Description: The part of an RNA shown here (small-subunit ribosomal RNA, 3' major domain) has 476 nucleotides and comes from Gordonia amarae.
Context: one part of a larger RNA
RNA sequence: UGACGGGGGCCCGCACAAGCGGCGGAGCAUGUGGAUUAAUUCGAUGCAACGCGAAGAACCUUACCUGGGUUUGACAUACACCAGACGCUGGCAGAGAUGUCGGUUCCCUUGUGGUUGGUGUACAGGUGGUGCAUGGCUGUCGUCAGCUCGUGUCGUGAGAUGUUGGGUUAAGUCCCGCAACGAGCGCAACCCUUGUCCUGUAUUGCCAGCGGGUUAUGCCGGGGACUUGCAGGAGACUGCCGGGGUCAACUCGGAGGAAGGUGGGGAUGACGUCAAGUCAUCAUGCCCCUUAUGUCCAGGGCUUCACACAUGCUACAAUGGCGCGUACAGAGGGCUGCGAGACCGUGAGGUGGAGCGAAUCCCUUAAAGCGCGUCUCAGUUCGGAUUGGGGUCUGCAACUCGACCCCAUGAAGUCGGAGUCGCUAGUAAUCGCAGAUCAGCAACGCUGCGGUGAAUACGUUCCCGGGCCUUGUACA
Numbered sequence: 001u002g003a004c005g006g007g008g009g010c011c012c013g014c015a016c017a018a019g020c021g022g023c024g025g026a027g028c029a030u031g032u033g034g035a036u037u038a039a040u041u042c043g044a045u046g047c048a049a050c051g052c053g054a055a056g057a058a059c060c061u062u063a064c065c066u067g068g069g070u071u072u073g074a075c076a077u078a079c080a081c082c083a084g085a086c087g088c089u090g091g092c093a094g095a096g097a098u099g100u101c102g103g104u105u106c107c108c109u110u111g112u113g114g115u116u117g118g119u120g121u122a123c124a125g126g127u128g129g130u131g132c133a134u135g136g137c138u139g140u141c142g143u144c145a146g147c148u149c150g151u152g153u154c155g156u157g158a159g160a161u162g163u164u165g166g167g168u169u170a171a172g173u174c175c176c177g178c179a180a181c182g183a184g185c186g187c188a189a190c191c192c193u194u195g196u197c198c199u200g201u202a203u204u205g206c207c208a209g210c211g212g213g214u215u216a217u218g219c220c221g222g223g224g225a226c227u228u229g230c231a232g233g234a235g236a237c238u239g240c241c242g243g244g245g246u247c248a249a250c251u252c253g254g255a256g257g258a259a260g261g262u263g264g265g266g267a268u269g270a271c272g273u274c275a276a277g278u279c280a281u282c283a284u285g286c287c288c289c290u291u292a293u294g295u296c297c298a299g300g301g302c303u304u305c306a307c308a309c310a311u312g313c314u315a316c317a318a319u320g321g322c323g324c325g326u327a328c329a330g331a332g333g334g335c336u337g338c339g340a341g342a343c344c345g346u347g348a349g350g351u352g353g354a355g356c357g358a359a360u361c362c363c364u365u366a367a368a369g370c371g372c373g374u375c376u377c378a379g380u381u382c383g384g385a386u387u388g389g390g391g392u393c394u395g396c397a398a399c400u401c402g403a404c405c406c407c408a409u410g411a412a413g414u415c416g417g418a419g420u421c422g423c424u425a426g427u428a429a430u431c432g433c434a435g436a437u438c439a440g441c442a443a444c445g446c447u448g449c450g451g452u453g454a455a456u457a458c459g460u461u462c463c464c465g466g467g468c469c470u471u472g473u474a475c476a
Stems, first nucleotide, its partner, number of pairs: 001476002003473003007470007015460002019423005026314008034305002042053002064300007073123001077122008087104007106114002108111001125289002128287003134283002136278003139274001141272001146185006152161003165176003191266004196234007206223002210221003237260001240254005303442001316416001320375007332363003337356002342351003382413001387408007429452007
């Protein structure tokens, strides 16, 4: 100087407390451990691995296994020699890769050409090893308020000071004081979005007033008022008033205001820590393989299942289930695409193809909600697992191993032990919608979007994590 303390002081955080809803019990989905296996490819492992890499494993992917092939190679560059096109198409053998037999068939700057194949040499190739050799990227402490430097001063020196102290703040934020005076990286602000107003503009958006038309619809003429889109501005600064305060920073209350003291949300992550993670995104040193640890193909596996854990979904019902009627979003996507109306089917879906490269058309009926009816507390008209049968769609192909529909079947489950998690407001809870990936889909995941919309916070003694000062130490 640090680190640590079941030392002290001050302070903060959904850290506790106060509340609301869960998890832990059941069934299923997904991931992991373990076991199994020819293989169940590899990585991630306290917080910070376990719906993680994977924004989508039937083949492909695919790296694994079994079997069948191949060796200048599936891919790149160069040289030498030889030969012809390469390709396309048909037959045969084969699981295919591939082999073989036919058909068809080159360009011109005629050369050491382009291009293809063969032989040979350099070499290719490796998702093989090492993340404890590395770059890059990332997680974490933590959006915590810290981490440092120059000059000066003090100390023999390691170092100290500044950065400590008194106040204050979300903040090393600011004020005052002070052997310090300044500065840098962080904080804040500048960026995006959302909330109010003004101006301009007006199509595919809008329709108040005027006119026309319809059973009806901005449907038409037209209009820019309104909504909305786009662009540009205004607005919030403790600016104003009062109390407190060192009359400083600041804090409490009030006015005005759409918004008040960082208005809400996002992006943004200092010096560093964990030899944290990644050699399988990529790049890369060294080591290793080179008729194989490279490469091509078919089939299988990654989907197994006495069990254990993690994260979710659905429930156990009446604030509910079912039936009929009826209302209101936002944000996205669409040409190998989205696909109306109409017709067929109980349905998944099919026939068909209008319109739309989209503020125009389509996906697209949002659902919870509201109105009426029914069920009456039961393993039920709750719950839907499992299984049988029949179908639909995608795709070369749904056996291993897809999703969905219909009929039948109707399991566990009556609110969950010890323990444990999230959340402070348009939040929790609850309800649906869309998108990426994608032929299809194991999505109940993820990322967004809106609808309805709470309760509680006395307080900081305690648990956890963190910041500053101080103290002890046989630790570094």
Annotation: Its Rfam family is "Bacterial small subunit ribosomal RNA". NCBI's taxonomy places the organism under Bacteria, Bacillati, Actinomycetes, Gordoniaceae, Gordonia. The RNAcentral record of the full RNA draws on ENA and SILVA.